[in-house]
RNA sequence: CGAGUGGUCCGUGCGGUCGCCGGUCGGCCCUCUGCGGGGGGCAGGCCGGAGGAAAGUCCGGGCUCCAGAGGGCAGGACGGUCCGUAACGCGGACGCCGGGUGACCGGCGGAAAGUGCCACAGAGAACAGACCGCCCCGGUUCUUUGGAUCGGAGCAAGGGUGAAACGGUGGGGUAAGAGCCCACCGCCCCGGCGGCGACGUCGGGGGCACGGCAAACCCCGUCCGGAGCAAGACCAAGCAGGGGACCGGGUGGCCCGCUCAACGUCCCCGGGUAGGUCGCUAGAGGCGGGCGGCAACGUCCGUCCCAGAUGAAUGAUCGCACUCGACAGAACCCGGCUUACAGGACCACUCGCCUC
Numbered sequence: 001c002g003a004g005u006g007g008u009c010c011g012u013g014c015g016g017u018c019g020c021c022g023g024u025c026g027g028c029c030c031u032c033u034g035c036g037g038g039g040g041g042c043a044g045g046c047c048g049g050a051g052g053a054a055a056g057u058c059c060g061g062g063c064u065c066c067a068g069a070g071g072g073c074a075g076g077a078c079g080g081u082c083c084g085u086a087a088c089g090c091g092g093a094c095g096c097c098g099g100g101u102g103a104c105c106g107g108c109g110g111a112a113a114g115u116g117c118c119a120c121a122g123a124g125a126a127c128a129g130a131c132c133g134c135c136c137c138g139g140u141u142c143u144u145u146g147g148a149u150c151g152g153a154g155c156a157a158g159g160g161u162g163a164a165a166c167g168g169u170g171g172g173g174u175a176a177g178a179g180c181c182c183a184c185c186g187c188c189c190c191g192g193c194g195g196c197g198a199c200g201u202c203g204g205g206g207g208c209a210c211g212g213c214a215a216a217c218c219c220c221g222u223c224c225g226g227a228g229c230a231a232g233a234c235c236a237a238g239c240a241g242g243g244g245a246c247c248g249g250g251u252g253g254c255c256c257g258c259u260c261a262a263c264g265u266c267c268c269c270g271g272g273u274a275g276g277u278c279g280c281u282a283g284a285g286g287c288g289g290g291c292g293g294c295a296a297c298g299u300c301c302g303u304c305c306c307a308g309a310u311g312a313a314u315g316a317u318c319g320c321a322c323u324c325g326a327c328a329g330a331a332c333c334c335g336g337c338u339u340a341c342a343g344g345a346c347c348a349c350u351c352g353c354c355u356c
Base pairs, nucleotide, nucleotide: 001352002351003350004349005348006347007346008345009344010343012321013320014319015318016317017316018315020049021048022047023046024045025044027042028041029040030039031038032037051327055338056337058336059335060334061333062332063228064227065226066225070256071255072254073253075224076223077222078221079220080094081093082092083091084090095108096107097106098105099104109219110218114217115216116213117212118211131159132158133155134154136152137151138150139149140148141147142146167185168184169183170182171181172180186208187206188205189204190203191202192201193200194199232278233277234276235275241269242268243267244266245265246264248260249259250258285304286303287302288301289300290299291298292297322325
């Protein structure tokens, strides 16, 4: 310099004017009062005001209600090992297999428990098979160390089909062949050693039995009760009752259990309301540092406060700058994953070429 791999971060900026939402401070006004205070309105000062994905709502958890969610069946999700975590289908490290020259990337329980499936092609697709072929014996025949043809027996090396053909390569052996025998590789079984473990390694034994598919049923292991902030609680206003169930309701797949109990609970029809408050934002929180750990992460100290709406706020306009601005807008909160994204910055590493 070129080509690449993994990752981290930013994602218009600055200023003026006028507005919007929330908080806070003091001021003025209204109102209630048990005179302590409470509630509301108005204008003003100051402070804060969308994202890395706020998104998809796909996983996991907190929180709320139903038993502080208990037993079983059914159902679902996940799947190498160990660790991390509140938890996970997430993350880290490691293992094995596969791909890449490499940085690195992808995959992962069981197919010797059972059942099922394996298109097309092919003779044969699972405890298989003989199409071409190889070899031997017998007969016939011919142009006679041989060919052709018929019958019998043996074989599976070579060819052919296929995604896949019942271990592979080489040698011996044989009429031709074959784990038939041998060496090496592979496979299976047993044991030693190392490792928490997945697994690795060494030694011995066995000619070898076991094709693939579990995102087919299934088996094994682990986990999962349900509903969701329109959860749930309270205040105010308003209305008209009627019918039914109790073998009921909470309970949303089912059974049990638990619980509610007649001035009760629930269902249906009819009627009324469409206001306010809480939940609601300080948190598994951000930043900096120390310590432990390979890491994910944990822990301690310091420091900071960073939207909280409910017709629902970030806008309008002017000026300046540049590389001319992508995808996109909170609605209970948090941890992940996935998807979208103009452009830019940085870190570590790999391969190739050149120069010193």